[in-house]
RNA sequence: UGAACGAUUCGGCAAACUUAUCGAAAGGUAGGGACGCAAAACCAUGGAUCUGAAGGGCCACAGAGCCUAUGAUAGCCAGGUUGCUAAU
Numbered sequence: 001u002g003a004a005c006g007a008u009u010c011g012g013c014a015a016a017c018u019u020a021u022c023g024a025a026a027g028g029u030a031g032g033g034a035c036g037c038a039a040a041a042c043c044a045u046g047g048a049u050c051u052g053a054a055g056g057g058c059c060a061c062a063g064a065g066c067c068u069a070u071g072a073u074a075g076c077c078a079g080g081u082u083g084c085u086a087a088u
Stems, first nucleotide, its partner, number of pairs: 004088001012037002017032006035075001041081003045078003048073003055067002
């Protein structure tokens, strides 16, 4: 120096819930709050899951329901990039 591992140090992030706000929704953003996380930092490339506005189709009409991502989830998995400590 690199790899594996994850003791230790400085610490870091922030689930549910809640308030405000954006959105058709899933969900996002900010404040409060901690379930947990050794990458729970970043990336939507592959798979998976969620939603269903626009569109399609069913229906005498309406409603309900069906298909569908160009929307979302990185704290679902895989993959890529970067970072702290340095016992063993």
This is a predicted structure of an 88-nucleotide RNA (c-di-GMP-I riboswitch aptamer) from Pelosinus sp. The coordinates come from a structure-prediction model, not an experiment, and the mean pLDDT is 81. The model forms 95% of the base pairs in the Rfam consensus.